TPP riboswitch aptamer (THI element) from an Ignavibacteria bacterium, 98 nucleotides, folded computationally. It matches the Rfam family "TPP riboswitch aptamer (THI element)". The literature on the family includes a 2010 paper in RNA by Kulshina et al., "Thermodynamic analysis of ligand binding and ligand binding-induced tertiary structure formation by the thiamine pyrophosphate riboswitch". The model forms 100% of the base pairs in the Rfam consensus. The source organism's lineage runs through Bacteria, Pseudomonadati, Ignavibacteriota and Ignavibacteria.

[in-house]
RNA sequence: GCGCUUCGUUAGAGGUGCUGUCGGAUACGAUGGCUGAGAACACACUCUUUGAACCUGCACCGGAUAAUGCCGGCGAAGGAAAACGACCGAUGAAAAAA
Numbered sequence: 001g002c003g004c005u006u007c008g009u010u011a012g013a014g015g016u017g018c019u020g021u022c023g024g025a026u027a028c029g030a031u032g033g034c035u036g037a038g039a040a041c042a043c044a045c046u047c048u049u050u051g052a053a054c055c056u057g058c059a060c061c062g063g064a065u066a067a068u069g070c071c072g073g074c075g076a077a078g079g080a081a082a083a084c085g086a087c088c089g090a091u092g093a094a095a096a097a098a
Stems, first nucleotide, its partner, number of pairs: 006086005011048004016042001017034007054079003060073004
């Protein structure tokens, strides 16, 4: 620099770990640190079939880390929650509108 990306309303679907310190018999609570969009109500975040949001497999495998789905594999695997409108395009058409 070029191309792609969408937006709104309502409805719905999700996840909330690892670790230090303090308190506690435990469960857990408070407060810091790590990764992340989000680590339990968030002045939320993400995703909705064009579906890797999220769950199962998985107390899995390889690599890192103080530790952890932290990274990758597994994954063209099996499940998983929507309608309308705006915009754009095709047809209508010679030009419009529906």